[in-house]
Predicted 3D model of a 74-nucleotide RNA (transfer RNA) from a Patescibacteria group bacterium. Its Rfam family is "tRNA". Rfam classes the family as a transfer RNA.
RNA sequence: GGGCAUUUAGCUCAACUGGUUAGAGCACCUCGUUGACGUCGAGGAGGUUAUAGGUUCGAUCCCUAUAGUGCCCA
Numbered sequence: 001g002g003g004c005a006u007u008u009a010g011c012u013c014a015a016c017u018g019g020u021u022a023g024a025g026c027a028c029c030u031c032g033u034u035g036a037c038g039u040c041g042a043g044g045a046g047g048u049u050a051u052a053g054g055u056u057c058g059a060u061c062c063c064u065a066u067a068g069u070g071c072c073c074a
Stems, first nucleotide, its partner, number of pairs: 001073007010026004019057001028044005050066005
């Protein structure tokens, strides 16, 4: 330099051929339970879906560029 894959919550990951409020587990906070911690139960907070632009009535999803990461080729 070329090609492919990938980027979503603090971490690991879902989200069907584009459709109305983006979810789960762990972690975190509060309450209950306990002498206390843990476990368990109930509830809660946390998201510019990497960035910018485009297509569309409507984009996490399609297209383009840029950036990060991984693999392959040279």

Its mean pLDDT, the model's own confidence on a scale to 100, is 80.